Predicted 3D model of a 137-nucleotide RNA (c-di-AMP riboswitch aptamer (ydaO/yuaA leader)) from Nonomuraea soli. The model forms 92% of the base pairs in the Rfam consensus.

RNA sequence: GUCAGGCAGACGCCGAGUCCCGCACCGAGCGGGAGCCGGGGACCCACUUAUCUGGGGUGAAUCCGACCAGCGAGUCGGUAGGGCAUCUCCACGCCCGAACCCGUCAGCUAACCCGGUAGGCGAGAUGGAGAGGAUCA
Numbered sequence: 001g002u003c004a005g006g007c008a009g010a011c012g013c014c015g016a017g018u019c020c021c022g023c024a025c026c027g028a029g030c031g032g033g034a035g036c037c038g039g040g041g042a043c044c045c046a047c048u049u050a051u052c053u054g055g056g057g058u059g060a061a062u063c064c065g066a067c068c069a070g071c072g073a074g075u076c077g078g079u080a081g082g083g084c085a086u087c088u089c090c091a092c093g094c095c096c097g098a099a100c101c102c103g104u105c106a107g108c109u110a111a112c113c114c115g116g117u118a119g120g121c122g123a124g125a126u127g128g129a130g131a132g133g134a135u136c137a
Stems, first nucleotide, its partner, number of pairs: 011122004018034006035117006045107001054105001055102004063078005081096004086131006
């Protein structure tokens, strides 16, 4: 000097997943509140229907084609859609395009009822235009 890894602090990204309080504390945790998020649930409206060809929910994560003798699985290519340092837009570039849950059952839906508040990453962070805020005079 280079490469890789570990720990700590701060910063940042995806995501609803942040903050405060009490009890307990060897350890493990338990409970409450605010904020944010999700589900169920009338009239009206919508659907005119239901059906083992089950149906439905969270989420950006849907759908199409090819390979495989065929199904399944797998692989490859694309795609609806989504992400990338205050906020919005444009351009360039780089990525994701999963996973899980309910259990025969659910359209919307006021009151009302029931839950969640995780997990996983980064050493990099391009350019332009606009918006907004703070400070000083």
The organism belongs to Nonomuraea, within Bacteria. The prediction has a mean pLDDT of 77. Rfam family: c-di-AMP riboswitch aptamer (ydaO/yuaA leader). Gene Ontology terms of the family: regulation of gene expression and cyclic-di-AMP binding.